[in-house]
Context: one part of a larger RNA
RNA sequence: CGCAGGAUAUUUGAGAGGAGCUGUCCUUAGUACGAGAGGACCGGGAUGGACGAACCUCUGGUGUUCCAGUUGUCACGCCAGUGGCAAUGGCUGGGUAGCUAUGUUCGGAAGGGAUAACCGCUGAAAGCAUCUAAGCGGUAAGCCCACCUCAAGAUUAGAUAUCCCGUGGAGUAAUCCACCUAAAGGCCACUCGUAGACUACGAGUUUGAUAGGCUGGGUGUGUAAGCGCAGCAAUGCGUUGAGCUUACCAGUACUAAUCGGCCGUGAGG
Numbered sequence: 001c002g003c004a005g006g007a008u009a010u011u012u013g014a015g016a017g018g019a020g021c022u023g024u025c026c027u028u029a030g031u032a033c034g035a036g037a038g039g040a041c042c043g044g045g046a047u048g049g050a051c052g053a054a055c056c057u058c059u060g061g062u063g064u065u066c067c068a069g070u071u072g073u074c075a076c077g078c079c080a081g082u083g084g085c086a087a088u089g090g091c092u093g094g095g096u097a098g099c100u101a102u103g104u105u106c107g108g109a110a111g112g113g114a115u116a117a118c119c120g121c122u123g124a125a126a127g128c129a130u131c132u133a134a135g136c137g138g139u140a141a142g143c144c145c146a147c148c149u150c151a152a153g154a155u156u157a158g159a160u161a162u163c164c165c166g167u168g169g170a171g172u173a174a175u176c177c178a179c180c181u182a183a184a185g186g187c188c189a190c191u192c193g194u195a196g197a198c199u200a201c202g203a204g205u206u207u208g209a210u211a212g213g214c215u216g217g218g219u220g221u222g223u224a225a226g227c228g229c230a231g232c233a234a235u236g237c238g239u240u241g242a243g244c245u246u247a248c249c250a251g252u253a254c255u256a257a258u259c260g261g262c263c264g265u266g267a268g269g
Stems, first nucleotide, its partner, number of pairs: 001153001005164007015150004021049007033038001051107005059101004066094005071086006111145003118138004165268001166179005180266001185263004189205005210256003213252005220244002226239005
């Protein structure tokens, strides 16, 4: 821009893409078959491999600073207590959220239709025969559906529901002029994240829990500092499962989403 008014929501599905794999074991059954050796079709069940999708409850990884330990050195006047640096967090032990696989769950199917090779029924041409010439069946991991995803720019531009929109004048009408009006809805702006390169998408903007803060909880770390006691001291014990605790879960307007601006018209060849 189009989809012959504008808009919001929900959709149909022309069409396109994805998927489509397979082993072993048990049973049927040591049955059918076979002299024996051996050993099924059909059907039922279980469990794997590879591949794929989603997810983070579990098992782990990461987790650039959440907690603790610790060496050297420098600083905060000193002690104590802290902080900086050490070619990647100095090194080490753990670890929330998130992200992840080696972890967890799920998938291929079943079913229908039309067929290929092939197997048939009826059956003439050709008194027989013949699956074929007329006619009618069976049958494949393949084809069309079915399963998952996208999808009306599908210009053949679809459907449904709901919402919104003036007076006067001229003109057959489209339309034009004057005044009034600026709807429904959308965007900008701002706070953000389940979204994200940007954009878009989604949640909000005081009629508010959107983000931050605070409070409570969870989680992680593992008994803070100070003080007391014991010891010459290093250190240990008590107060104490203490103190601290990012991204998690809630509550709470304390802070910031202020005030606003713009587009879009008037019933539609």
Large-subunit ribosomal RNA, domain VI from a bacterium, 269 nucleotides, folded computationally.
The full RNA is in RNAcentral, with records from ENA.
Model confidence (mean pLDDT): 88 of 100.